[in-house]
RNA sequence: CUUAUAAAGAGUGACGGAGGGACAGGCCCUGUGAAGUCCGGCAACCUGCAUCUGCAAGGUGCCAAAUCCUGCGGUAUGACCGAGAGAUGAG
Repeated sequence: CUUAUAAAGAGUGACGGAGGGACAGGCCCUGUGAAGUCCGGCAACCUGCAUCUGCAAGGUGCCAAAUCCUGCGGUAUGACCGAGAGAUGAG
């Protein structure tokens, strides 16, 4: 850079000890324990096996809230559609 995907799924664990949810604005989570590490788990893409939707969990990924919501444009009044941005996979 191209392309695909996203309202599904996943912890009453151990260590740790104050932050976290990309960015901005909101709104949230958090000493009833954040980040991180380990263990555990999930199964989106690749892969393998079966063969039409299943199984496995090797590679990557993921495990609060729709990608937490909005951000730009259109329809037109708080919702829908599209784009952008970011994320992840494959090339």